[in-house]
Context: one part of a larger RNA
RNA sequence: GCCGGCGACUCAUAGGCAGUGGCUUGGUUAAGGGAACCCACCGGAGCCGUAGCGAAAGCGAGUCCUCAUAGGACAAUUGUCUGUCACUGCUUAUGGACCCGAACCUGGGUGAUCUAUCCAUGACCAGGAUGAAGCUUGGGUAAAACUUAGUGGAGGUCCGAACCGACUGAUGUUGAAGAAUCAGCGGAUGAGUUGUGGUUAGGGGUGAAAUGCCACUCGAACCCAGAGCUAGCUGGUUCUCCCCGAAAUGUGUUGAGGCGCAGCAGUUGACUGGACAUCUAGGGGUAAAGCACUGUUUCGGUGCGGGCCACGAGAGUGGUACCAAAUCGAGGCAAACUCUGAAUACUAGAUAUGACCUCCCAAUAACAGGGGUCAAGGUCGGCCAGUGAGACGAUGGGGGAUAAGCUUCAUCGUCGAGAGGGAAACAGCCCGGAUCACCAGCUAAGGCCCCUAAAUGACCGCUCAGUGAUAAAGGAGGUGGGGGUGCAGAGACCUAUAGGAGGUUUGCCUAGAAGCAGCCACCCUUUAAAGAGUGCGUAAUAGCUCACUGAUCAAGCGCCCUUGCGCCGAAGAUGAACGGGGCUAAGCGAUCUGCCGAAGCUGUGGGAUGUAAAAAGACAUCGGUAGGGGAGCGUUCCGCCUUAGGUAUAAAGUCGCGGCGCGAGCCGUGGUGGACGAAGCGGAAGCGAGAAUGUCGGC
Numbered sequence: 001g002c003c004g005g006c007g008a009c010u011c012a013u014a015g016g017c018a019g020u021g022g023c024u025u026g027g028u029u030a031a032g033g034g035a036a037c038c039c040a041c042c043g044g045a046g047c048c049g050u051a052g053c054g055a056a057a058g059c060g061a062g063u064c065c066u067c068a069u070a071g072g073a074c075a076a077u078u079g080u081c082u083g084u085c086a087c088u089g090c091u092u093a094u095g096g097a098c099c100c101g102a103a104c105c106u107g108g109g110u111g112a113u114c115u116a117u118c119c120a121u122g123a124c125c126a127g128g129a130u131g132a133a134g135c136u137u138g139g140g141u142a143a144a145a146c147u148u149a150g151u152g153g154a155g156g157u158c159c160g161a162a163c164c165g166a167c168u169g170a171u172g173u174u175g176a177a178g179a180a181u182c183a184g185c186g187g188a189u190g191a192g193u194u195g196u197g198g199u200u201a202g203g204g205g206u207g208a209a210a211u212g213c214c215a216c217u218c219g220a221a222c223c224c225a226g227a228g229c230u231a232g233c234u235g236g237u238u239c240u241c242c243c244c245g246a247a248a249u250g251u252g253u254u255g256a257g258g259c260g261c262a263g264c265a266g267u268u269g270a271c272u273g274g275a276c277a278u279c280u281a282g283g284g285g286u287a288a289a290g291c292a293c294u295g296u297u298u299c300g301g302u303g304c305g306g307g308c309c310a311c312g313a314g315a316g317u318g319g320u321a322c323c324a325a326a327u328c329g330a331g332g333c334a335a336a337c338u339c340u341g342a343a344u345a346c347u348a349g350a351u352a353u354g355a356c357c358u359c360c361c362a363a364u365a366a367c368a369g370g371g372g373u374c375a376a377g378g379u380c381g382g383c384c385a386g387u388g389a390g391a392c393g394a395u396g397g398g399g400g401a402u403a404a405g406c407u408u409c410a411u412c413g414u415c416g417a418g419a420g421g422g423a424a425a426c427a428g429c430c431c432g433g434a435u436c437a438c439c440a441g442c443u444a445a446g447g448c449c450c451c452u453a454a455a456u457g458a459c460c461g462c463u464c465a466g467u468g469a470u471a472a473a474g475g476a477g478g479u480g481g482g483g484g485u486g487c488a489g490a491g492a493c494c495u496a497u498a499g500g501a502g503g504u505u506u507g508c509c510u511a512g513a514a515g516c517a518g519c520c521a522c523c524c525u526u527u528a529a530a531g532a533g534u535g536c537g538u539a540a541u542a543g544c545u546c547a548c549u550g551a552u553c554a555a556g557c558g559c560c561c562u563u564g565c566g567c568c569g570a571a572g573a574u575g576a577a578c579g580g581g582g583c584u585a586a587g588c589g590a591u592c593u594g595c596c597g598a599a600g601c602u603g604u605g606g607g608a609u610g611u612a613a614a615a616a617g618a619c620a621u622c623g624g625u626a627g628g629g630g631a632g633c634g635u636u637c638c639g640c641c642u643u644a645g646g647u648a649u650a651a652a653g654u655c656g657c658g659g660c661g662c663g664a665g666c667c668g669u670g671g672u673g674g675a676c677g678a679a680g681c682g683g684a685a686g687c688g689a690g691a692a693u694g695u696c697g698g699c
Base pairs, nucleotide, nucleotide: 001699002698003697004696005695006694011095012094013093014092015091016090017089018088019087020086021085022084023083026048027047028046032042033041052059053058062074063073064072065071098236099235101233105226106225107224108223109222110221116200118198119197120196121195122194123193124192125190127159128158129157130155134151135150136149138147139146163187164186165185167184168183169182170181171180202218204214205213206212211220239632240631241630242629243628244627249262250261251260252259253258263387264386266383267382268381269380270379271378272377277351278350279349280348281347282346288340289338290337294334295333296332298330299329300328301327302326305323306322307320308319309318310317311316354374355373356372357371358370359369390415391414392413393412394411395410396409397408398407399406420431421430422429435606436605437604438603440602441601442600446596447595448594449581450580451579455593457592458591460589461588462587468583474568475567478565479564480563481562482561483560484559485558486557487556497550498549499548501525502524503523507519508518531546535544536543607622608621609620610619611618633688635685636684637683638682639681640680645676653672654671655670656669657668658667659666660665
């Protein structure tokens, strides 16, 4: 891992509600008695009901508050529900209380054959090196001290085996081994190592101290018991079909992943007649707008007051390209501004029911009217759930950076709990809500060259960038449309051609300055026209050129604004940002007609639910998690009918086949099997497994 067994809402006692039953001359017993037990039968204490009100004394169809006969509260009177005792179901409380699961805590015991310390008694440490004290000899001294050579054999001394340890690396890591092996390494006469026997015990011991060790267990050992501890936590919780169907919010909480109450579900009643829509009437202070208030703000005019300057001995006077109150004019801003002020939303009222059938007037149809059936809203109760982690999208805001697949509110939508079609793929986007069947039809969103169902459709424009098929500031004789303005047959614009002169090298300045370093001025003449000069150039001249003009040519040429589609700006790691092929439309913008396209709608047939038993018909309905309700199937055992049937004319079980039922399942038949065991009507449960790192067995 697979297969097969086992495996989780139970039982007791009380309370509430519903259903069913008995009695209702109100109902009913409890303990106890009861000649085996259980019953029957006794047992009326007690309980519920028959009267309420008040805190109570108490009073009583009334009572309480009160001075009250006032006023009010609760009852009674009327009407509607009788009451009580059992059983069954749901639910609540108390118990282990749906099942499995702690870490812990407490009590009583068992452990020092491992290991820690200590005690008693034993054992062990190859070999080599160093050479302390003391002693002896010689020297030395008054004697010493001191010194020489020997002797001697000290030491938590040195090197190094056994032994003890464990610093490094490798191997090993489902190991040879639940801590080792190999190669090196430290101590090795000492605080040394070790055998045997003993000591200390868990709120404790021992510890050269690491929270170490105390039998592979140690921030408190192990065993049994309290004990099914508790677990607001995780996991699991077993047959079928049908109907309805949420929430992820508010508020409180030693509360935040838990609960209580409310909200939203189901079911069962009572009452009401609406809901949506249209119209009418309301209040408002949001969006917008505005500056009349409160604030804020730019410019200009006037300029209180101040600064600065001048005059004056001072008083003061005068000036001011400075600041600036207030006021006037022009122009802005505001969630905590408003002289104004919507759309929506909200409140109230009025009108008006929706679908189908039928009747009436009528020849028929339509409208109006009458009747019937179904669907639909709201309010208040009884019983009884889940939810209280929400997610994204749109709109209006707050926080943040007008960041986030961010966070937090409000109003909607979808997902959640929703399948189907579209968006290549894609919970939350677009379309649309799946009862079942069909090799039928029509559409939605979206599409119609091929992949790929459907016009390589029609018509008018645009785009050349593969833009389409990602992006800004900014940039550009890309190109289409619209508008304005200037020049132009008295010849514009463009090309080539000719002229572009004289006073004069104007004056100043300068080494020079001659149109062209710089400063001032910028005139006059001849002309068709020509600047005291547009640019290049020279040391300065020179030279080239422009403005301007003639002739040539012959019809449009410039500038500005606006708009459509494009271009550049444009850098990422495989080629990889149309789904691909590919496309100049099969791209973009208008208009038109077809078609395709879904579980939508329709058609045909079947099923179920609701409409007060059943049948027929009609109408409506039948996605669904948590969850609620309803109806059934099956297993084991028991009662009644009756132990039906069954041993070779073959039970249960089991393997095939056929049929019935929406399904759980049931029936028949053929093998196998070889002794038990139905149906019907009821009853009781150890009553249904695929999951729990479930549990036991097998492989």